[in-house]
Context: one part of a larger RNA
Molecule: small-subunit ribosomal RNA, 5' domain
Organism: uncultured bacterium
RNA sequence: GAUGAACGCUGGCGGCGUGCUUAACACAUGCAAGUCGAGCGGAGAUAAAUUGAAAGCUUGCUUUUAAUUUAUCUUAGCGGCGGACGGGUGAGUAACGUGUGGGCAACCUGCCUCAUACAGAGGGAUAAUCAUGUGAAAACGUGACUAAUACCGCAUGUCGUUUCGGGAGGGCAUCCUCCUGAAAGAAAAGGAGUAAUCCGGUAUGAGAUGGGCCCGCAUCUGAUUAGCUAGUUGGUGAGAUAACAGCCCACCAAGGCGACGAUCAGUAGCCGACCUGAGAGGGUGAUCGGCCACAUUGGGACUGAGACACGGCCCAAACUCCUACGGGAGGCAGCAGUGGGGAAUAUUGCACAAUGGGGGAAACCCUGAUGCAGCAACGCCGCGUGAAGGAAGACGGUUUUCGGAUUGUAAACUUCUAUCAAUAGGGACGAAGAAAGUGACUGUACCUAAAUAAGAAGCCCCGGCUAACUACGUGCCAGCAGCCGCGGUAAUACGUAGGGGGCAAGCGUUAUCC
Numbered sequence: 001g002a003u004g005a006a007c008g009c010u011g012g013c014g015g016c017g018u019g020c021u022u023a024a025c026a027c028a029u030g031c032a033a034g035u036c037g038a039g040c041g042g043a044g045a046u047a048a049a050u051u052g053a054a055a056g057c058u059u060g061c062u063u064u065u066a067a068u069u070u071a072u073c074u075u076a077g078c079g080g081c082g083g084a085c086g087g088g089u090g091a092g093u094a095a096c097g098u099g100u101g102g103g104c105a106a107c108c109u110g111c112c113u114c115a116u117a118c119a120g121a122g123g124g125a126u127a128a129u130c131a132u133g134u135g136a137a138a139a140c141g142u143g144a145c146u147a148a149u150a151c152c153g154c155a156u157g158u159c160g161u162u163u164c165g166g167g168a169g170g171g172c173a174u175c176c177u178c179c180u181g182a183a184a185g186a187a188a189a190g191g192a193g194u195a196a197u198c199c200g201g202u203a204u205g206a207g208a209u210g211g212g213c214c215c216g217c218a219u220c221u222g223a224u225u226a227g228c229u230a231g232u233u234g235g236u237g238a239g240a241u242a243a244c245a246g247c248c249c250a251c252c253a254a255g256g257c258g259a260c261g262a263u264c265a266g267u268a269g270c271c272g273a274c275c276u277g278a279g280a281g282g283g284u285g286a287u288c289g290g291c292c293a294c295a296u297u298g299g300g301a302c303u304g305a306g307a308c309a310c311g312g313c314c315c316a317a318a319c320u321c322c323u324a325c326g327g328g329a330g331g332c333a334g335c336a337g338u339g340g341g342g343a344a345u346a347u348u349g350c351a352c353a354a355u356g357g358g359g360g361a362a363a364c365c366c367u368g369a370u371g372c373a374g375c376a377a378c379g380c381c382g383c384g385u386g387a388a389g390g391a392a393g394a395c396g397g398u399u400u401u402c403g404g405a406u407u408g409u410a411a412a413c414u415u416c417u418a419u420c421a422a423u424a425g426g427g428a429c430g431a432a433g434a435a436a437g438u439g440a441c442u443g444u445a446c447c448u449a450a451a452u453a454a455g456a457a458g459c460c461c462c463g464g465c466u467a468a469c470u471a472c473g474u475g476c477c478a479g480c481a482g483c484c485g486c487g488g489u490a491a492u493a494c495g496u497a498g499g500g501g502g503c504a505a506g507c508g509u510u511a512u513c514c
Base pairs, nucleotide, nucleotide: 001513002512003511005510006509007508008507009506012383013382014381015380016379017378018376019375020341025339026338027337029336030335031334034081035080036079039078040077042075043074044073045072046071047070048069049068050067051066052065053064054063055062056061057060088294089293090292097219098218099217100216101215102214103213104212107211108210112207113206114205115204116203117202118201120154122152123151129144130143131142132141133140134139161184162183163182164181165180166179167178168177169176170175190199191198192197220266221265222264227257228256229255232254233253234252235251236250237249239247269291270290271289272288273284274283275282276281296317297316298315299314300313319330320329321328322327347373349372350371351370355369356367357366358365359364386416387415388414389413396407397406398405399404420455423449424448425447426446430441458503459502460501461500462499463484464483465482469498470497471496472495473494479486480485
């Protein structure tokens, strides 16, 4: 000098930040991922019209009810997109994990952009629903019916894929690019609107974005760890993958790594950065940003463009809960909050107004991301606690050589001022390029007015280092102390008082780093 700090004493205001460093301990409760009816068939509600029936009678009206149609609204289910982002944590990991620079003639990429070419004709189901059954529940079954942008054949085939050919060019071994011939197999979906048109669909190519894999270099400590290795190292073949590869398997060979530190053990997420330092270095990896890993513990795959998936599935384990004992349910390292641990770390708040994200044609819906507010002197910065005059140098305190000295212009008193706080009145920007509408924060910031010195100072130190001294008490006691050291009867070093010095809404102490 610094800190995500803590502790002691003290504490007026504002702005901006920051806030479980310990138990990746266990979690009550609420919320944190939905959306689309302009994909689909239903179900329900409301209104209107038409038809039928019944009742009342005023005999052509009213009421009730059933069916159909239309319109509006709601939506459990099927279907689509999104739940792989955003948010959290740092347990594991000494590793191609990260950083940096390259490579892929070894790869993928939903939504988005551009381009080319298409969308013909069919089929069978199933949820919902209805009926019924089992079960305490969670849930599960049986029968019947039905739709789609759900599912499945068939047709067509620009282009692309595979196989077999021909030609040209290029390179980096395998090869790459372009032109061309034949064969094989492989597509599609509709919706809204009167319409125009719009939103979608299929195939292919290119782009953009995002990822995957490989390599060079760098990346803590220990030799009181010296040898390690059997899919191990390489080859051939087959398989798997988007893709290369012992990635996996069969066979064959016997290799591969290591004092330039293998293996083993310990510790640890890495970086941009942050702290310190003149620098070189040393230390750290909170907040913010990039990457990685994880989601009670261990394992596994499914779906999908993308996961081996925090708020998805299956299995095993521990724990908790429900149970009719047969069986079931759960996962805060999301935001709040609780218990526990700890020296120690906040509200079960408001809003989608803004920025962004998901869905939707849109209106809009969702969003504990985010924007704000609350708590905490935890940090940084700013402001205030008054200003000028005022000597009878008052009283009081302390001290004294008893003359005085000091506290001290300090107070009183006089004249001013009003920052902050308080009161009253007004009152935004943030809202987006026509206008109008839309603000959680918020009647906030800010402005104005009147009035009062009123409501606002402490902490540490005073032997030397180190700025600042006297009196009393104590008497190697009680105590102090960062080092040297003080204290045994005149202690500037202990305790108290007066005075003084330093910093100041803080001041000291402790811990850690330079």